Large-subunit ribosomal RNA, domain IV from Athelia sp. TMB, 352 nucleotides, folded computationally. The organism belongs to Athelia, within Eukaryota. The coordinates come from a structure-prediction model, not an experiment, and the mean pLDDT is 82.
Context: one part of a larger RNA
């Protein structure tokens, strides 16, 4: 000098992004336990208060063992109750007295609590080696497809899983427990469904031109071009469909002082954000205004909102209980700090 431990007056979070770190608490009994709640062995070990060693004495309990009533029963023994009596030892737990220690759960092990708010409902998974979470996943809600030789996956195939199941099933998509709800919108884009018309490929082709081959000829085959007619989906059209993909206006005016604008007119539009929540895990503006809470508050909770970039299964709200989650505060507790000091013990170094 570092490191690992232990003690540090008085203060006691002034430390510091932040009580990181370390201290407090930590058994057991006996009492007493709020608000809240989905009524639960929730919340709770809530919180909080008290007790505990030894030694003497005494009263009981438990068990034991005799016996006596009463029932069942009768292979005259056994089972159950209930009373009475006996009990060395041990076991429970209570009562008075009484002794020593600074310190009696005398070591070791062994919850610090408490209020408030976001998020996730909740155990539960996860980035083996820097992320444990609000991120996945859950039960559960809602959609779509599937009628079994199923939809769906794998494989060139054959076949296999799906399944030795059968729509209370399987597979696929979204959201995420339960409670209160989920509003308008099918004009786009997608899916589903309709069938009249139109557009009309490959294919089939009636016939017509031309070369050839037979034949007197009529004809009869070949083989090139051409060509009426016919023709499947998809599109075009016409409806449905939003817990499918999205989306969810402006202007001008107006109430007897201003100021707001219930209320009118008008243009556009599929339709004009509706309940609800809001300076919010929600862009700046912004440390927005008010109250608490501090001596002091860009924090944080309650509230107010034009949030002109909130908003309803891309799920809104609000919530018990749960969390090595993230933010605030209060107690208690302490070298985290004022301010540092000391002792053991292990390193390295300089010196003898």
């Nucleotide at each position: 000098a570092a490191g690992u431990u232990g003690u540090u007056a008085a203060g006691g979070a002034a430390c510091u992004c932040g009580g990181c770190a370390a201290a407090a608490a930590c058994u057991c009994c006996u009492c007493a336990u709020a608000a809240g709640u989905u009524u639960g062995a929730c919340g709770a070990c809530a919180a909080g208060a008290g007790g505990a060693a030894c030694c003497u004495a005494u009263a009981u309990g438990c068990u034991a063992c005799a016996a006596a009533u009463u029932a069942c029963g009768u292979u005259u023994g056994c089972u159950a109750a209930u009373u009475u009596g006996u009990a060395a030892a041990a076991c429970a737990a209570g009562u008075a007295g009484g002794u020593g220690u600074c310190a009696c759960a005398a070591a070791a092990u062994c919850g610090g609590a408490a209020g408030c708010c976001c998020c996730g409902a909740c155990u539960g998974u996860u980035u083996a080696c820097u992320a444990a979470a609000a991120a996945c996943a859950u039960a559960a809600a809602u959609c779509g497809c599937u009628g079994c030789a199923a939809u769906c996956a794998u494989g060139u195939a054959a076949a296999u899983g799906a399944u030795a199941g059968u729509a209370u099933a399987g597979c696929g998509a979204u959201u995420g427990a339960a409670a209160u709800u989920u509003g308008c919108c099918c004009g786009a884009u997608g899916c589903c469904a309709u069938u009249a018309a139109c557009u009309a490929a490959a294919g089939a082709g009636a016939g017509g031109u031309g070369a050839u081959a037979g034949g007197a000829a009529a004809c009869u085959g070949u083989u090139a071009c051409u060509g009426a007619u016919u023709a499947a989906a998809c599109g075009u059209c016409u409806g449905g469909u939003u817990a499918a993909u999205a989306g969810c206006g402006g202007u001008c005016u107006u109430a007897a002082c201003u100021a707001u604008g219930a209320g009118g007119a008008u243009c556009c539009u599929a339709a004009g954000g509706u309940a609800g929540c809001a300076a919010a895990a929600u862009a700046a503006a912004u440390u927005g205004g008010c109250c608490a809470u501090u001596a002091a508050a860009u924090g944080u909770g309650g509230u107010c909102c034009g949030g002109u970039a909130u908003c309803a299964a891309u799920a809104a709200u609000g919530u018990a209980a749960c969390g090595a989650u993230g933010g605030c505060u209060u107690c208690a507790c302490u070298g985290u700090c004022u301010c540092u000091a000391c002792a053991a013990c292990u390193u390295g170094c300089u010196c003898a």